[in-house]
Molecule: Glycine riboswitch aptamer
Organism: uncultured Acidimicrobiaceae bacterium
RNA sequence: UUGACGCCGUGCGGGAGAGACCGGCCAUCGGCCGGCGCCGAAGGAGCAACCGCCCCAGGAAACUCUCAGGCAAUCGAACCGCACGGAGGAG
Numbered sequence: 001u002u003g004a005c006g007c008c009g010u011g012c013g014g015g016a017g018a019g020a021c022c023g024g025c026c027a028u029c030g031g032c033c034g035g036c037g038c039c040g041a042a043g044g045a046g047c048a049a050c051c052g053c054c055c056c057a058g059g060a061a062a063c064u065c066u067c068a069g070g071c072a073a074u075c076g077a078a079c080c081g082c083a084c085g086g087a088g089g090a091g
Base pairs, nucleotide, nucleotide: 002091005088007086008085009084010083011082012081013080014079019036021035022034023033024032025031026030037071038070039069043067044065045064046063050059051058
């Protein structure tokens, strides 16, 4: 100097599910409160295959729960692809 590879962040693209429910209020196309019915792919929690271990401890899902979030559009959205940036870094 270059730099595989993984990690974090940013931008772009794709991105499911479930009542445009009922009633009330307001400054009304939106919001808030109450009620019942639902969804799982922000986040969170739980168990587990598995990893690890002398034994423990520990890590761990797209599974489970539905605390939170969500149920027209909009926003958001796990995950995937591309690009850029950052700290590392085998060779």